Predicted 3D model of a 97-nucleotide RNA (Bacterial small signal recognition particle RNA) from an Anaerolineaceae bacterium.
[in-house]
RNA sequence: UAAACAUGCUAUCACAACGUUACCUACUGAACCAGGUCAGGGUCGGAAGACAGCAGCCUUAAGGUGGCUCUGACGUGUGUGAUAGCUUUUGUUUUAC
Numbered sequence: 001u002a003a004a005c006a007u008g009c010u011a012u013c014a015c016a017a018c019g020u021u022a023c024c025u026a027c028u029g030a031a032c033c034a035g036g037u038c039a040g041g042g043u044c045g046g047a048a049g050a051c052a053g054c055a056g057c058c059u060u061a062a063g064g065u066g067g068c069u070c071u072g073a074c075g076u077g078u079g080u081g082a083u084a085g086c087u088u089u090u091g092u093u094u095u096a097c
Stems, first nucleotide, its partner, number of pairs: 002094005008086009017076006024067005034059004042051003
């Protein structure tokens, strides 16, 4: 000096990690504009009964608060691997002078 192999940096891909979110699940959750049951009271009826239906209770919708590791989505100055590229950053080996 040159070459090879690693290494440094960049890009891409893959897998993982982390975060968020959706699904799922538990709880909660409607004065009236959800449902069911409708005490009391009201209306109709000669009566028997019927009708509507407030409160209460129950079930839930939208929503809210948690949980969960399966699944999906999004994201990254996290990690590893592979490929390609960049420059000679560094190292090793060989080689030339």
Its Rfam family is "Bacterial small signal recognition particle RNA". The literature on the family includes a 2003 paper in Nucleic Acids Res by Rosenblad et al., "SRPDB: Signal Recognition Particle Database". From the family's description: The signal recognition particle (SRP) is a universally conserved ribonucleoprotein involved in the co-translational targeting of proteins to membranes. The sequence is in RNAcentral, with records from ENA. Taxonomically the source falls in Anaerolineaceae (Bacteria, Bacillati, Chloroflexota, Anaerolineales). It is recorded under the gene name ffs.